The RNA shown here (small-subunit ribosomal RNA) has 1402 nucleotides and comes from an uncultured bacterium.
The prediction has a mean pLDDT of 81.
RNAcentral holds the sequence, with entries from Greengenes.

RNA sequence: AGAGUUUGAUCCUGGCUCAGGAUGAACGCUAGCUACAGGCUUAACACAUGCAAGUCGAGGGGCAGCGAGAGGAAAGCUUGCUUUCCUUGUCGGCGACCGGCGCACGGGUGAGUAACGCGUAUCCAACCUUCCGCAUAGUAGGGAAUAGCCCGGCGAAAGUCGGAUUAAUGCCCUAUGUUUUCCGAUGAGGACAUCUGAGCUGGAACAAAGAUUUAUCGCUAUGCGAUGGGGAUGCGUCUGAUUAGCUUGUCGGCGGGGUAACGGCCCACCGAGGCAACGAUCAGUAGGGGUUCUGAGAGGAAGGUCCCCCACAUUGGUACUGAGACACGGACCAAACUCCUACGGGAGGCAGCAGUGAGGAAUAUUGGUCAAUGGUCGAGAGACUGAACCAGCCAAGUAGCGUGCAGGACGACGGCCCUAUGGGUUGUAAACUGCUUUUAUAUGGGGAUAAAGUGCGGCACGUGUGCCGUUUUGUAGGUACCAUAUGAAUAAGGACCGGCUAAUUCCGUGCCAGCAGCCGCGGUAAUACGGAAGGUCCGGGCGUUAUCCGGAUUUAUUGGGUUUAAAGGGAGCGCAGGCGGGCUUUUAAGCGUGACGUGAAAUGUGGAUGCUCAACAUCCGAGCUGCGUCGCGAACUGGAGGCCUUGAGUGAGUACGACGUGGACGGAAUUCGUGGUGUAGCGGUGAAAUGCUUAGAUAUCACGAAGAACCCCGAUUGCGAAGGCAGUCCACGAGUCCUUUACUGACGCUAAAGCUCGAAAGUGCGGGUAUCGAACAGGAUUAGAUACCCUGGUAGUCCGCACGGUAAACGAUGAAUGCCCCGCUGUUUGCGACAUACUGUAAGCGGCCAAGAGAAAUCGUUAAAGCAUCCCACCUGGGGAGUACGCCGGCAAACGGUGAAACUCAAAGGAAAUUGACGGGGGCCCGCACAAGCGGAGGAACAUGUGGUUUAAUUCGAUGAUACGCGAGGAACCUUACCCGGGCUUGAACUGCAGCGGAAGGAUACAGAGAUGUUGACGCCCUUCGGGGCCGCUGUGGAGGUGCUGCAUGGUUGUCGUCAGCUCGUGCCGUGAGGUGUCGGCUUAAGUGCCAUAACGAGCGCAACCCCUUUCGUCAGUUGCCAUCAGGUCAAGCUGGGCACUCUGGCGACACUGCCACCGUAAGGUGUGAGGAAGGUGGGGAUGACGUCAAAUCAGCACGGCCCUUACGUCCGGGGCUACACACGUGUUACAAUGGGUGGUACAGAGAGUCGGCCGCUGGCAAUGGCGGUCCAAUCAUCAAAGCCAUCCUCAGUUCGGAUUGGGGUCUGCAACCCGACCCCAUGAAGCUGGAUUCGCUAGUAAUCGCGCAUCAGCCAUGGCGCGGUGAAUACGUUCCCGGGCCUUGUACUCACCGCCCGUCA
Repeated sequence: AGAGUUUGAUCCUGGCUCAGGAUGAACGCUAGCUACAGGCUUAACACAUGCAAGUCGAGGGGCAGCGAGAGGAAAGCUUGCUUUCCUUGUCGGCGACCGGCGCACGGGUGAGUAACGCGUAUCCAACCUUCCGCAUAGUAGGGAAUAGCCCGGCGAAAGUCGGAUUAAUGCCCUAUGUUUUCCGAUGAGGACAUCUGAGCUGGAACAAAGAUUUAUCGCUAUGCGAUGGGGAUGCGUCUGAUUAGCUUGUCGGCGGGGUAACGGCCCACCGAGGCAACGAUCAGUAGGGGUUCUGAGAGGAAGGUCCCCCACAUUGGUACUGAGACACGGACCAAACUCCUACGGGAGGCAGCAGUGAGGAAUAUUGGUCAAUGGUCGAGAGACUGAACCAGCCAAGUAGCGUGCAGGACGACGGCCCUAUGGGUUGUAAACUGCUUUUAUAUGGGGAUAAAGUGCGGCACGUGUGCCGUUUUGUAGGUACCAUAUGAAUAAGGACCGGCUAAUUCCGUGCCAGCAGCCGCGGUAAUACGGAAGGUCCGGGCGUUAUCCGGAUUUAUUGGGUUUAAAGGGAGCGCAGGCGGGCUUUUAAGCGUGACGUGAAAUGUGGAUGCUCAACAUCCGAGCUGCGUCGCGAACUGGAGGCCUUGAGUGAGUACGACGUGGACGGAAUUCGUGGUGUAGCGGUGAAAUGCUUAGAUAUCACGAAGAACCCCGAUUGCGAAGGCAGUCCACGAGUCCUUUACUGACGCUAAAGCUCGAAAGUGCGGGUAUCGAACAGGAUUAGAUACCCUGGUAGUCCGCACGGUAAACGAUGAAUGCCCCGCUGUUUGCGACAUACUGUAAGCGGCCAAGAGAAAUCGUUAAAGCAUCCCACCUGGGGAGUACGCCGGCAAACGGUGAAACUCAAAGGAAAUUGACGGGGGCCCGCACAAGCGGAGGAACAUGUGGUUUAAUUCGAUGAUACGCGAGGAACCUUACCCGGGCUUGAACUGCAGCGGAAGGAUACAGAGAUGUUGACGCCCUUCGGGGCCGCUGUGGAGGUGCUGCAUGGUUGUCGUCAGCUCGUGCCGUGAGGUGUCGGCUUAAGUGCCAUAACGAGCGCAACCCCUUUCGUCAGUUGCCAUCAGGUCAAGCUGGGCACUCUGGCGACACUGCCACCGUAAGGUGUGAGGAAGGUGGGGAUGACGUCAAAUCAGCACGGCCCUUACGUCCGGGGCUACACACGUGUUACAAUGGGUGGUACAGAGAGUCGGCCGCUGGCAAUGGCGGUCCAAUCAUCAAAGCCAUCCUCAGUUCGGAUUGGGGUCUGCAACCCGACCCCAUGAAGCUGGAUUCGCUAGUAAUCGCGCAUCAGCCAUGGCGCGGUGAAUACGUUCCCGGGCCUUGUACUCACCGCCCGUCA
């Protein structure tokens, strides 16, 4: 000293929370010793028992008990001793009693008290004071009682009554009276008017006690002192105004009473005051201070222990005694409670020390001693003392000590985790070796110190002290301390380990159990839960809880704010209050300084000393920031006096304005009325309808009426304090600026309360009512529509008089003053100067900015959001809530003002800003996106996939676009993962090691559905001779899993999207997130390029490079080709030959806006341009940026974790994946004549082919069979179809369509039943062009036609991937739909509009 937490991120505001210290604490776990401190915070609740205040015989009468003495008697008997009994106050003493002193201290508690109670300072000429000290004077004479004891009575008791007798230092009377008090006279002195009053003098009143033995102690009166108390005053002393008025002995006076004394303290009379916004009264809470805790301090909080003061003693009241009490262990009365009782009546007061119950989270022993310190009494010895000193209990605090020290390993065992299997960590830790002995235990010593005194004797001295001698006193305690012996021996835990905050891994759990101070963890890989291991912090303690201060500058005096975060009153005037111009004189209240007094001690602090150290204690010093008094100073503030003019005000002059109030007048428009013209609609809307209209509307003309508002001018214009103010004129009133500098001379500023003004709506009364128009009615809209839209329409809108007092009453910015701290520019008014230009000056109204400010946006010569002064108002997290209650105002209104709490959240918030996303915001642009076209889908039948349903199973995955002829480019068995059944268990496949054995293998036969089991003819190789290869069996370590998690992953893929974007370095801007670059203009298919530019460059994308295709050249020439030459065939490059052409496949060329014209700065664009095979990326493909969708896939593969292991592994047979009320997707075939059937006939490309393809001959109607041939391919073989020609059909459910079904076959295959394809004959369903809606396509494209290939025994292929043939239509254009890109804007969204969020109900 800070940190966490609002956001995707940022800055700010702002709350919440944490880290520190403390405690009379409590609770949890743990616990060896010592010292010093501490210990009912709750029920001022109730208390059993014991103790806590007595003492004096040197005051007294006495003698119950004890002891001694004396006398007497008896017994034992040694004849003077013992014992017992009796008598005797004679002595020591002494219960009870009279008397004195004490009991008012000490000890406890904090209920009450907001007060002169406390603190501090001052005062009492208005007071008292036992005991103590000093001084003066005295202590004479007498008397009457009474307790006790004795006698008697009553009562259960407590107690009480009567009688007789008696003493005192008890009580009374008289005397004396220094003094004292009072009265009278005189009157120094004083502040001298009143007044006060020393001294002196006369009168009156009031004292006393003895004891013991000669010296003291007492007693009385008075004065002084000391001590202790009483009273008065200034200042200080909690919260609430949702407590604003309180008070009648109240305030004062005169006179009395009372008191120690003053005083309405009490009383009679008189007066009407006194207190209060500087907070009276009332309510709540509370003992106050020294001090304690915290804090840098200022402050804040507290008042336990110790000290001072106060108050109280079961509750309330009262007095008595006394020096002192209205009295804790005294009295009386009342009340409540408890106890005793013979029922008549009595007793009691722990907030003393222990202790008990109760309450409570919680607080100790019914201990010892008066040895010390102190108190009371006493002459003293001494007695008493739960004050005090000690001990006991309690980690409840502070301090100290210990639980061992050293050595001991490339590091034991065990645990734990990681690992590359070597190791790492616990860890020198342990074991083991050596050493030490604080502590502990035992024994002994020690009798420490606290002891000083007291008594007695003596001496000094002189009346109370000192010295000497002697005697005696220790609770704690046989303690502290010391020595010896034993032996590491007797002694370590608690919390925490996600961030804040030092310290991490494994296992378990699976939004469960739980944690949590805040943020927040936990939904199968939890460093946050529980356990373990390790680590961190502290340590005889550690944590938790509670409370206080701090951090919190988060109540801000030090030290905050108010445009938008909470916060400027709606505005003006204005009393109190606060603040206030220049010069000068004075004063000394504030202020500064010096001195004095006080500020108790303890505490705190510096130093020293004493306990072994420390805590602790003792001594000394400074300090105690305060209060009071007396000096000195005079700058500043204040007070007093004088002067000044610049602040303020007044005057004079010229202007200005939608400034106010009252009155008069004006035209346009609207509506209404009357009349005319005129005819069928008008009106209204997005579209309509309600409404008006043939009874004549709307429209139009004329005249009339009414009310309200004032077009243009008109404007960042003007005026006003604000609200607000607009036709013209008049009257009255107010204001401001400017010019001038004549007058006054600080007269000023602000402003709580108070008063006044205050839009619209609203209220009361009375008018007025044209328009508009809440409520209301109707019509629409809508799911509904108590709305928006339309037609009407009351209050109101207008005027007068009253009320109300609020608005986003806003510049969300209070008023005033000063400083300007650069400038530019527009405009209004006045003045100056002018030439009507240009311009100066003052006051306004605006715009843009430097400095500066601000969280930023922004503010910024206008009265600033800058720099300062001064006054007022207001704010202190969000919600609850501007609500409730109370009070005030208002009309028994509407409502306004003031204004909480419980509870709840960790945020709420900033017209602050940033990135994105979004918008039924804007701008620009693109795309078969729309439009323009062509053909389809959606209706039918079938094929196929999916959902659903069914099932033993219908294996699994894919699910908007981006799943659904998808994984699957081939499910009859196999595949196969699913189901049923039958088997196996080191296993179907692979492999290490050990042991044993053997070739492996296996025809055949039998059982079985098969797997499998039994049988077993036949049947090895290499060798260095050790063995090895290969195989089987047994054991063991691995296996195996299409089981789960694609939300643990790799890899791969889809999509946005072949969209033009996505970023970086350096620099610059910004507090920052971020921005700039990448924006702007033009251009492009393109972030493609050019220009501009605080940016300059670069990267991934775009483009290009690659492949195919289109043209040409060159090289090569077989399996391709055939122009030329020759041969040859029914025909045919068939043959020789050739490589010109085609073609094949290598290498090249070509295209670049290169050329021309126009436009443009350029990039580039345009052109039926030229040339060219091709023209503006020629066409197609491959190629997919940063990223998004926790997108898809653990079942293609790989892989972490979890799970199964005679099964979730594996083998086999059969079944299923092919089911079928239904729904959807993708396709095929059709519905026909641009067609169908039949016959004839022409033209491709690209592929594959020996387990094969194909041809010929031949059988069959055909699928296809048999035989022969050919090709391992530029060598062989392969009908193209649509088309064209001819013919039939003539618009029909047909010569369309072919589903379905029956029969018969062919082929593949172990096997076509579930469940194959194909052929033939027969059958001949739906369907006549398809609703809403929707898909593809821009040229060799769509459409249409056929051909091939992969997989494959065969095939459910109408699918997928390729190939060629024929071959269109249309695009005006970008308003709209969808998607995308860039810029900009708004946002309370950022999981990002499929967002957020409000209300109601559950």